[in-house]
Molecule: c-di-GMP-I riboswitch aptamer
Organism: Candidatus Sabulitectum sp.
RNA sequence: CGUUGUAAAACGCAAACCGGGAGAGAUCCCGGGACGCAAAGCCCACGGGUCCUAGCCCUUUCGGGAAGGAUGGCCGGGUUGCCUGA
Numbered sequence: 001c002g003u004u005g006u007a008a009a010a011c012g013c014a015a016a017c018c019g020g021g022a023g024a025g026a027u028c029c030c031g032g033g034a035c036g037c038a039a040a041g042c043c044c045a046c047g048g049g050u051c052c053u054a055g056c057c058c059u060u061u062c063g064g065g066a067a068g069g070a071u072g073g074c075c076g077g078g079u080u081g082c083c084u085g086a
Stems, first nucleotide, its partner, number of pairs: 003086001005083001012037002017032006035073001041079003046076003049071004056065003
C1' cells in the first nucleotide's frame, strides 16, 4: 500500500419504547433509552422497493384517478474516512 472485517482497543451512531413538539397522514424534530450498525459518515429520491394521501377530479357510498409527499436503519449508485488480527 492492497485485500479483509476479526482478535483487541479507542472513538462514534442509535431501533423499539417513553415524555414533549410539528403534520391530514406516512413520518419528522428535541430529550431520555439501546435493538442493532465497520461507514447506521456525507451526497443523491436518479433506478428499483415499501408507505401516506388532508385538499383537487370522478363517484350516492365504497372506491378510483391526477398531482404531491415520506422512507438512505429497504436495496442499488457516488464520495470521504477511524482502528486492525491474518